A computed fold for a 1396-nucleotide RNA from an uncultured bacterium, annotated as small-subunit ribosomal RNA. Its mean pLDDT, the model's own confidence on a scale to 100, is 83. Rfam family: Bacterial small subunit ribosomal RNA.
[in-house]
């Protein structure tokens, strides 16, 4: 884009078309084929001038009924289409010729009788004809060479005349007979064209042909008798499936592909099957006979019927109309005509089924109403849309008027085509016109993520749902549902189904096959296809011209008619095809001839694991024996099974056996491929080079066919050393039907015969031609040279590597093409199912060859890119390992967490990167949790109104657990003096409030990889592209640090440096420090270190090793500083914030009291203290630094055993205090290895301090008590120097403190690092990948339950096909008999249906 459509929603009008596609299923009812009295007799009614006439009826007869109308079941066919042909027929029609004579016998109707329920039938008798028969005549007719012979008929109308009538004659009309021709129609024959399947490969006996006969309108095996054995077929016979064909129709640029409704045409059919009759024509839709099925009537004896005619009905179905009007027109039948008949046809009805046209109003009307929607709250959209004003009236409604379609026919008159008169409309009172009134009577459907035109809000929350594909939906959905808006069409719009296109996605036009699907495993060769140079001739290919045909409609086009259009009419073109005639001869073909460049032969010569057969050889292995010798051997990652004292292994010798052939050996050689390797001999195939003698296109390819064809396997018979499926044993393992080990049978070997497959691979069919090179190698020939060989050069034939052009998706190929061309063959058409099933062929079997579908998925696949990963590789780094020191894991306690418990145990963090974390300090408060009691514009913010100068505050009393309430008292402000400021109370509403949810909506901040050296950009270049390059490589560094090289050159964020602290020196200053004066001190500023110097090394002006000097040396030590990013990492409870939620006296808000966050069977994490003698205790003695202090630090002195108390000096601090500033340490004493003079948990008693308050639940002191614990399993952590270890001190938070925590400060002060194999982590390069959520990836198979499809299946059911046999209707043909003789009875041939 299209449709004979259907379904969903919706629906105003008109025109023109179209409408049972399924059940060729069954049908009630009505109608669809009759007509003629001018062929004939009769009956009835009426009229009658009695002669007859008119009308109706049944019948005889003629013509028609074979047309028109319906359907598409069958048919793959001369059925249809197209182009030709002839051996034929043809009623009615037209033209020509000749006739139309004489006779005869019946019969229906009718009457009488009979049978039957009916349908219908029988007997007897009468009668007519354009019914029937006989005879005559005849030719242009038929037969026949001729002579000759043979065959026909029907009459009738009208007028006139005659006649007594019947009737006769003339003219005329229509007929009839014979014949010749025409037109139209029909029949038969032929060429070409006409679907799928080869998983249909052979078919055929009247079959193919001949002779003769029969039959037909006619040819013909059409039929029969005889004879012959033919005929068709890979150019697809035969069989199966499907199907009416064509003009055309749909689509497409075309070529094509699909289709065959309506209209035209041909064919076939008429319930199913068979058959003939009549006739010009039928094997006959509304005729006949028979059989079958079905249905109906019946008196049960017997009959009747055929809608695939028009309507209509049932059924089945997604689905398809009125039991209408009329013969007025067109056409048909009959008739002389009037006329009659006509479900053909003309019309109307019905269905938006299709196409076309019209309308549902038009103009004006706001910076723009209401409503609704959105909003950044400002506004925006719907939207001139509405309302409103003015106007119009198509359509619908009503009233009035009102066609064309009529041409002809009859009669009359003239005249041979005219005139006059009369009559005829179903549609339809329709089309159309006029008038009336009034915007009145008339808009929906689908869509809005991309493809694809059109977006927002709300609801929902992987639900409900959507979906053509990709997919959407898990709380911010432009994808679901709704609303608003918008988009596309519009009386329709969508969906479904089907066809074409896009699809170059079956490729003729116009594709491919190395790796994506696709080259047969290889050759020989049949048919076929294709084919070198040249001459002549012919012309079924080819080209030109001419003629015929290609129905009409359709299509295109020029006009025309309906108001336009759809629709219709006229003309032209076209209809791609076929046939006939003629011309040409380049190409092709054919015929005849010639040639040598293709191909082949010959001569000479060469290389080779080419093949087959036989013989021979050595090494190794194994077995047997002998010798000698002793305890092991063998095997493995390690072992064991195994062999061995009956003597192994190892060693030497002898003998036997089978299989395979080291070195040479190579990218090498040969072969069609598979494949071929010791040596020698025999037989044999192919091939290269040289010469140019011979043949003269003999060629190339190759469907079928045939041959060969690794390994494994099969059969028969041998052979068997080694190896070795199966099998046995030992190991490994969770298991181990494996990998490893010890054994070991088939097999491997030989002969003969099968099998016929491989990643049979160059994943690359064969042949020929053309198109740059360079470097090897094998093997020939020639040249040069040499004594000769080698070397070298050139020309061939092979076999390799790298590369130009070109090709390719890329990888890659590249004279050995995957380049450029030609010829032929094979093969492919998404993945799976499936190298499968079924069938067939082959095979002994195993199995092979050929080869689907259902079902299922939206991918499967190729090449390359960036990552990530690897029990891949190379290089490098890190307290990563190793080397060390000290711990954790065991005990008790502290703290945190999980779990459990609870009214609540608030919340978050929770691998590394949570767990002494948020919290740098939970008794109340904090506090978010729980119980209970209160408040509701609120504890907190802004505004308005009113009242009060006060309120608040302080104080007293009562109630209460408190919050709070009530009452009294004290106080009662400022200023511009009133709508003032400030404040309270009461009221109102904009609102407050939320530690409620979402860290997966966010900002900000943070952790981690990691202080690792990386992460990117511009321009250029390369690539179709993703991307690459730069950033790779070499040297070097802590470093992408620096240098060199380089299609790259530059740049950015990181590194480093700049900043701070410490270490040395100098300068300046001097509150405090010290007795002074100074500068041990403090502060501020500066210097110094840069591989600067020397030497060695290095390609080096990069750097590295060593040294000097120096306080410090190669980054001097430490800190701050954290690239691009990863983990949807953490945090909505620090803060901010989008959205959602709670908020009306039972609040998720807020105030208060009490409780909880402190529970306790248990588990984990981080710590403290220990287990002791390098120690505990006692005594004496010594040495720091950082810090803090007015709500504070607190001295001296006094009291207390102590915690502490009294006290009050000093200090806003280099001045005073904490703070003697310290402990480890040193010296002396004691303890003597023990659960202790270790260890200190737990508990009891008595005190102190802070604070409204110490019970849940604080800290400290004294006395007493004195638990576990004797160095800690598997495992695991920190640390490389002033570090670890060890010792004490200070600070923040803080009333106090659960601090053993955290952050700082100083004291004492080590050990070790060979090194990078391993563990972990990281970086660079490279490699593989089926991973990309990226190896915690991806993914395979069994099993369980359920489901679907296909295959098989004992059987069962239905269909189709089938002449094996039986039976056999009607009918044609034929035979016999009988006088109902235009008949009857019986038989035969053949056959439908039926049976088996």
């Nucleotide at each position: 884009g299209a449709u004979g459509a259907a379904c969903g929603c919706u629906g105003g009008c008109g025109g023109u078309g179209u409408g049972g596609a399924u059940a060729a299923g069954g049908c009630a009812u009505g109608c669809a084929a009759g007509u003629c009295g001018a062929g004939c007799g009769c009956u009835u009614a009426c009229c009658u001038u009695c002669g007859g006439g008119u009308a109706a009826g049944a019948g005889c007869g003629g013509c028609g009924a074979a047309c028109g109308g319906g359907u598409u079941a069958g048919u793959a066919a001369c059925g249809c289409g197209u182009a030709g042909g002839u051996a034929u027929c043809u009623a009615c029609c037209u033209u020509g010729a000749a006739g139309u004579c004489u006779g005869g016998a019946a019969u229906a109707a009718c009457u009488c009788g009979g049978a039957g329920a009916a349908a219908u039938c029988c007997g007897a008798g009468c009668u007519a004809a354009u019914a029937c028969c006989a005879g005559a005549u005849a030719g242009u007719c038929c037969c026949g060479c001729a002579a000759g012979g043979g065959u026909a008929a029907a009459a009738u109308u009208a007028u006139c005349g005659c006649u007594u009538u019947u009737g006769c004659g003339a003219u005329u009309u229509u007929g009839c007979u014979u014949u010749a021709a025409g037109a139209g129609g029909a029949a038969c024959c032929u060429g070409c064209g006409u679907c799928c399947u080869a998983u249909c490969a052979g078919c055929u006996u009247g079959u193919u042909g001949g002779u003769g006969a029969g039959g037909u309108a006619a040819u013909g095996g059409c039929u029969c008798a005889c004879c012959a054995a033919g005929g068709c077929u890979a150019u697809g016979a035969c069989a199966g499936g499907u199907a009416g064909g064509g003009g055309g129709c749909g689509u497409g640029a075309g070529a094509g592909c699909g289709u065959g409704a309506c209209c035209c045409u041909c064919a076939a059919c008429a319930a199913u099957g068979g058959g003939a009759c009549u006739g010009a024509g039928a094997c006959a839709c509304g005729g006949c006979c028979c059989a079958u099925a079905c249905a109906c009537c019946u008196a049960c004896g017997g009959g009747u019927g055929g809608c695939a005619g028009c309507a209509g009905u049932c059924g089945a179905g997604a689905a398809u109309c009125u039991u209408c009007c009329a013969c007025a027109a067109u056409g048909g039948g009959c008739g002389a005509a009037a006329g009659c008949c006509u479900g053909a046809u003309g019309g109307a009805g019905u269905a938006a089924c299709a196409c076309c046209g019209c309308g549902u109003g038009a103009a004006c009307g706001a910076a723009g109403a209401c409503g609704c929607c959105c909003u950044u709250c400002g506004g925006g959209g719907u939207g001139u849309a509405a309302a409103g004003u003015u106007c119009u009236u198509u359509u619908a409604u009503g009233u009035c008027a009102g066609a064309a379609a009529a041409a002809u026919a009859u009669c009359c008159g003239u005249u041979u085509a005219c005139g006059g008169a009369u009559a005829u409309g179903a549609u339809g009172g329709u089309a159309u016109g006029a008038c009336a009134a009034g915007a009145a009577u008339a808009a929906g459907g689908g869509g809005c993520g991309g493809c694809u035109a059109a977006c927002u809000u709300c609801g929902u929350g992987c639900c409900a749902g959507a979906a053509g594909c990709c997919u959407c939906g898990g709380u911010a959905a432009u994808a679901c549902g709704a609303a608003g808006g918008c988009c596309c069409c519009a009386a329709g719009c969508g969906u479904u189904a089907u066809c074409c296109g896009g699809a170059a996605u079956u490729a003729u036009u116009g594709g491919g096959c190395g790796u994506a699907a696709a080259g047969c495993g290889u050759g020989u060769g049949u048919a076929g296809g294709c084919g070198g140079u040249u001459u002549u001739a012919a012309u079924a290919g080819u080209g030109g011209c001419u003629g015929g045909u290609u129905a009409a409609a359709u299509u295109u086009u020029a006009g025309g008619g309906c108001u336009c259009a759809a629709c219709c009419c006229u003309g032209a073109a076209g209809c791609c095809g076929c046939c006939a005639g003629u011309c040409a001869a380049a190409c092709g073909u054919u015929a005849a001839g010639a040639c040598u460049a293709g191909a082949g032969c010959a001569a000479g010569u060469g290389a080779g694991a080419g093949g087959c057969u036989g013989a021979u050889g050595g090494a190794a292995c194994u077995u047997a024996c002998c010798a000698a010798g002793u305890a092991g051997g063998g095997g493995u990652g390690a072992a064991a099974u195994c062999c061995g004292u009956u003597g192994a292994u190892a060693u030497g010798g002898u003998a036997g056996g089978g299989a395979a052939c080291a070195c040479c050996a190579a990218a090498g050689g040969c072969g069609a491929a598979g494949g071929c390797a010791a040596u020698c001999a025999g037989c044999u195939g192919g091939u290269g080079c040289u010469u140019a003698g011979c043949u003269g296109a003999c060629g190339c390819u190759g469907a079928g066919a045939c041959a060969c064809g690794a390994a494994a396997g099969c059969g028969u018979g041998g052979g068997u050393a080694g190896c070795g499926a199966a099998c046995g044993g030992g190991a490994u393992u969770a298991g181990a039907u494996a990998c490893c080990c010890c054994g070991g049978u088939a097999g491997u070997c030989c002969a003969c015969g099968c099998c016929g497959u491989a990643a049979a691979c160059g994943a690359u069919g064969c042949c020929a031609a053309c198109u740059a090179g360079c470097c090897g190698u094998u093997u020939g020939a020639a040249g040069u040279a040499u004594c000769g060989a080698c070397c070298c050069u050139u020309c061939g034939a092979g076999u390799g590597g790298c590369a130009a052009a070109g090709c390719u998706a890329a990888c890659g190929c590249g004279u050995u093409a995957a380049g450029u061309u030609g010829g032929c063959c094979g093969c492919c058409u998404g993945g799976g199912a499936a190298c499968u099933a079924c069938g067939g062929c082959c095979g002994c079997a195993a199995g092979g060859c050929u080869a689907a579908a259902a079902c299922u998925c939206a991918a499967a696949g190729g090449a390359a890119u960036a990552g990530a990963c690897g029990g891949g590789g190379a290089c490098u780094u890190g307290c990563a390992c190793a080397a060390g020191c000290g711990g954790u894991g065991g005990a008790u306690c502290a703290u945190g967490u999980g779990g459990u418990u609870u009214a609540a145990u608030u919340c978050g963090a929770u691998a590394c990167u949570a767990c002494g974390c948020g919290a740098g300090g939970a008794a109340c408060c904090u506090u978010a949790c729980c119980a209970g009691g209160g408040c509701u514009a609120g504890a907190c913010a802004u505004c308005c109104u009113a009242a009060u100068g006060a309120a608040a505050u302080c104080u007293u009393a009562u109630c209460g657990a408190a919050a709070g309430a009530u009452a009294g008292g004290a106080c009662c402000u400022c200023u511009u003096u009133a709508u003032g400021a400030c404040a309270u109370u009461a009221g109102g509403g904009u609102c407050a409030g939320g530690u409620g949810a979402u860290g997966c909506a966010c900002g900000g901040u943070u952790g981690u990889c990691g202080u690792c050296a990386g992460u990117c950009u511009g321009a250029g270049u390369u690539g179709u592209g993703a991307a690459a390059u730069g950033c790779u490589c070499c040297c070097u560094u802590a470093a992408a640090u620096g240098g060199g090289g380089u299609a790259u050159c530059a740049g950015a964020c990181g590194c480093a440096a700049c900043c701070c602290u410490c270490g040395u020196c100098c300068u300046g200053u001097g509150u405090u420090a010290c007795a002074a004066g100074u500068g041990u001190c403090a502060c501020a500023g500066g210097a110094g270190a840069c591989u600067g110097c020397c030497u060695c090394u290095g390609a080096a002006u990069a750097g590295g090793g060593g040294g000097a000097g120096g306080a410090a040396g190669g980054c001097g030590a430490g800190g701050a500083u954290g690239a691009c990013g990863c983990c949807a990492a953490a945090u909505c409870a620090g803060c901010g914030u989008g959205u959602c939620c709670c908020u009306u006296u039972g609040a998720u808000g807020u105030c208060c009291u009490g409780g909880g966050c402190g529970a306790c069977a248990c588990a984990c994490a981080u710590g403290a203290u220990a287990c002791a003698a390098u120690g505990g205790c006692c005594a004496a003695g010594a040495c720091a630094a950082u810090g803090g202090g007015u709500u504070g630090c607190c001295a001296a002195g006094c009291c207390g055993u102590a915690a502490g108390g009294c006290g009050g000096a000093g200090c806003c601090a280099a001045u005073c205090c904490c703070a003697u500033c310290a402990a480890a340490c040193u010296u002396g004493g004691u303890c003597c290895c023990a659960g202790u003079u270790c260890g200190g948990a737990u508990u009891g008693a008595g005190g102190g301090c802070u604070g409204c308050a110490a019970u849940u639940c604080g800290c400290c002191c004294u006395c007493a008590u004195g638990a576990a614990g004797u160095u800690g399993g598997a495992a695991u952590c920190g640390c490389u120097a002033g570090u670890a270890a060890u010792c004490g001190c200070g600070a923040a938070u803080c009333a106090g403190c659960c601090a053993u925590g955290u952050c700082g400060c100083g004291g004492u002060g080590a050990a070790u690092a060979c090194g990078u194999u391993c563990u972990c982590a990281a970086g660079u390069c490279u490699u593989g990948u089926a991973c990309u959520c990226a190896c915690u990836g991806c993914c395979c198979g069994u099993c369980a339950a359920a489901u679907c499809a296909g295959g098989g299946a004992a059987g069962u059911c239905g269909g189709u096909a089938g002449u094996g046999c039986c039976c056999g209707a009607a009918a044609u043909c034929u035979c016999u008999c009988u006088u109902u003789u235009a008949a009857g009875a019986g038989g035969g041939c053949c056959u439908a249906a039926g049976g088996u």